[in-house]
RNA sequence: AAAGUAUAUAAAGCGCCUGGACUAAGUGCUGGAAAAAAGACUUAGUUGACGAGGAUGGAGGUUAUCGAAUUUUCGGCGGAUGCCUCCCGGUUGAAUAGGUUACAACCGAAAGCUUCUCUUCAAACCAAAGAGGUAACUUUUUGAACAAAGAGAGAAGUAUAGCCUUCC
Numbered sequence: 001a002a003a004g005u006a007u008a009u010a011a012a013g014c015g016c017c018u019g020g021a022c023u024a025a026g027u028g029c030u031g032g033a034a035a036a037a038a039g040a041c042u043u044a045g046u047u048g049a050c051g052a053g054g055a056u057g058g059a060g061g062u063u064a065u066c067g068a069a070u071u072u073u074c075g076g077c078g079g080a081u082g083c084c085u086c087c088c089g090g091u092u093g094a095a096u097a098g099g100u101u102a103c104a105a106c107c108g109a110a111a112g113c114u115u116c117u118c119u120u121c122a123a124a125c126c127a128a129a130g131a132g133g134u135a136a137c138u139u140u141u142u143g144a145a146c147a148a149a150g151a152g153a154g155a156a157g158u159a160u161a162g163c164c165u166u167c168c
Stems, first nucleotide, its partner, number of pairs: 014078004019074001020047008029039002050067003057087006088108006097165006112158009126143007
């Protein structure tokens, strides 16, 4: 010096940084009259997602929803509650109810499709007042706002057939 061990804390716009961008110092490099500017190199730092929403039957696949923003929130790696296919099980699909087979669309504790209404505290950004740092930047408090998707409740409309039992 690296590695290892133990303990504590910590998650999904979550974690990390070797590209890039920016800052500082250095240099016997380029440049030039000139360690002028600018560039290059080395070292050390800074930055690198703002909230809403979202969970797990099994297997596989995959660049995993929504909007806000002075849009580097670029790029990369890892992860993740997403999505798709198949299987298993189930929900809805007029007749009083049930069973079964297929078809269509859905659901994994919920469950057909369309439209409308209501509810569901947005946060950063911005502005002001501070703190830390040589700086890039980091962070605290206050103020005024501004979304979409999804979910929940309600209303209206609309969505297959065959066979068997039962009721009328």
A computed fold for a 168-nucleotide RNA from Metabacillus harenarius, annotated as glmS glucosamine-6-phosphate activated ribozyme aptamer. Of the family's consensus pairs, 89% are formed in the model. It matches the Rfam family "glmS glucosamine-6-phosphate activated ribozyme aptamer". The family's RNA type in Rfam is riboswitch. Gene Ontology terms of the family: catalytic activity and regulation of gene expression. The source organism's lineage runs through Bacteria, Bacillati, Bacillota, Bacilli and Metabacillus. The RNAcentral record of the sequence draws on Rfam and Ribocentre.